[in-house]
About this RNA: This is a predicted structure of a 346-nucleotide part of an RNA (small-subunit ribosomal RNA, central domain) from Tangfeifania diversioriginum. Its mean pLDDT, the model's own confidence on a scale to 100, is 88.
Context: one part of a larger RNA
C1' cells in the first nucleotide's frame, strides 16, 4: 500500500461555517459514457506452459500447439451508475400560531458583604497559629453605632436544572438580537450530507495602550518549621484578577467518544410543549438523567443520548526513548503556536 483501528492500549482536528472534491430520494422516459456480452484486428520474435522428438541422461535444442488479463474498431443489452428531459412529497427548506431558557450585545439600577476615611461610645489589647512569632494598638487599635467613598462579585432560589456550535453563560430591569421546540395547515420541490485547503469563533494565563484597582494574590519582604526549608503554615505585597481597544490560539479545549442519517428489549426519574380535561392516570414530540437486556467489548464497561447493527464524508494511529525536540518554512510585538524528522539508542 492492502489491511486493521481511535472512550480508557498509540490514534477524534477545540467548535462552527463553506469553496473544490466525495456521496446522495421516489417514479417516467431519452442516451449509451461506465458496465455486460458477441465478432474481427492487433497482442513481433526469443522466454515462460502443455504434447512429442534429437544429443547415452540431463542441462540444452528442435518441432507443433495453447495461452497472452490489455488495446483498437464494431455490432448488440440496459438492471446498475453517469449524462438530458419530466414529474412527486416522505429528506431539506420557507410560512402562520404558540412557547422555553444563566443563549449574545449595550444601558440603567440594587442590597449584603469587604476595605477605607470622617465622627460618637469605649480601654488594653487586637490579630494569627499545631504552638509561636513577624504584624497592628495608649498618637487610643480591635469591638460597636453613624455618615460617607471606592472597587468586585451577585447568598438564598439553585437542582444529574436550563441555554448555547464549543469555549462559556447566573442579582433586578430595558432596549436590540440570535436559537431551540411544539401544533395545524399552506407553499418550494432533493434545494441534501459530509468537507482538504479557506474563514470566523475560542476558557485561563500572557503581551500592547489608556482607565481602574477593594478583596484576593504569582514575583519579592519578612516570621515559623525544619539538618536545610530558595516550600506547606502566619504577617504584608508588586504584576496580575476589572473596563476598554487592539493581539495571542493554546487547555485533562475531557463525554479522554468526529459530523450526519436509518433500524434495533425494556422499567424509571426530570425539563418544555401538545393533546385531553374531572383533580387523577395514561399518550406524543423535542431535551436532560439513573438502571438493565439482546448485541459488542481485552476487560471496566456501553447498552434509542450505543461503544449494537449498516450507510456517506472528515481527521487521526502504526513499539519505547530521542521529540512535539533540531532544521526549514510560516503566524506573532514578544512569550510562543502550527507544520515537524534523523542520527543514536533499548
Nucleotide at each position: 500500500u492492502u489491511g486493521g483501528g481511535u472512550u480508557u492500549a498509540a490514534a477524534g482536528g477545540g467548535u462552527g461555517c463553506g469553496c473544490a472534491g466525495g456521496c446522495g430520494g421516489g417514479c417516467u422516459u431519452g442516451u449509451a459514457a461506465g458496465u455486460c456480452a458477441g465478432u474481427g484486428g492487433u497482442g513481433a520474435a526469443a522466454a515462460a506452459c502443455u504434447g512429442c522428438c534429437g544429443c547415452u541422461u540431463a542441462a540444452c535444442g528442435g518441432u507443433a500447439g495453447a495461452g497472452g488479463u490489455g488495446c483498437c474498431a464494431u455490432u448488440g443489452a440496459u438492471a446498475c451508475u453517469g449524462c438530458g428531459a419530466g414529474u412527486c412529497u416522505u429528506g431539506a427548506g420557507u410560512a402562520u400560531g404558540g412557547u422555553u431558557g444563566a443563549g449574545g450585545u449595550a444601558g440603567g439600577c440594587g442590597g449584603a458583604a469587604u476595605g477605607u476615611g470622617c465622627a460618637g461610645u469605649g480601654u488594653a489589647g487586637c490579630g494569627g497559629u499545631g504552638a509561636a512569632a513577624u504584624g497592628c494598638a495608649u498618637a487610643g487599635a480591635g469591638a460597636u453605632u453613624g455618615c460617607a467613598c471606592a472597587g468586585a462579585a451577585c447568598a438564598c432560589c439553585g437542582a444529574u436544572u436550563g441555554c448555547g456550535g464549543a469555549g462559556g453563560c447566573a442579582g433586578c430591569u430595558u432596549a436590540c438580537u440570535a436559537a431551540g421546540c411544539c401544533a395545524a395547515u399552506a407553499c418550494u420541490g432533493a434545494c441534501g450530507c459530509u468537507g482538504a485547503g479557506g474563514c470566523a469563533c475560542g476558557a485561563a494565563a500572557g503581551c500592547g495602550u489608556g482607565g481602574g484597582g477593594a478583596g484576593c494574590g504569582a514575583a519579592c519582604a519578612g516570621g515559623a518549621u525544619u539538618a536545610g526549608a530558595u516550600a506547606c503554615c502566619c504577617u504584608g505585597g508588586u504584576a496580575g484578577u476589572c473596563c476598554a481597544c487592539g493581539c495571542c490560539g493554546u487547555a485533562a479545549a475531557c463525554g479522554a467518544u468526529g459530523u450526519u442519517c436509518a433500524c434495533u428489549c425494556g422499567c424509571u426519574g426530570u425539563u418544555u410543549g401538545c393533546g385531553a380535561u374531572a383533580c387523577a392516570c395514561a399518550g406524543u414530540a423535542a431535551g436532560c438523567g439513573g438502571c438493565u437486556g439482546a448485541g459488542c467489548g481485552a476487560a471496566a464497561g456501553c447498552a434509542u443520548u450505543a461503544a449494537g447493527u449498516g450507510a456517506a464524508c472528515c481527521a487521526c494511529c502504526u513499539g519505547g526513548g530521542g521529540a512535539g525536540u533540531a532544521c526549514g518554512a510560516u503566524c506573532g510585538c514578544a512569550a510562543g503556536g502550527u507544520u515537524g524528522a534523523a542520527a543514536c539508542u533499548c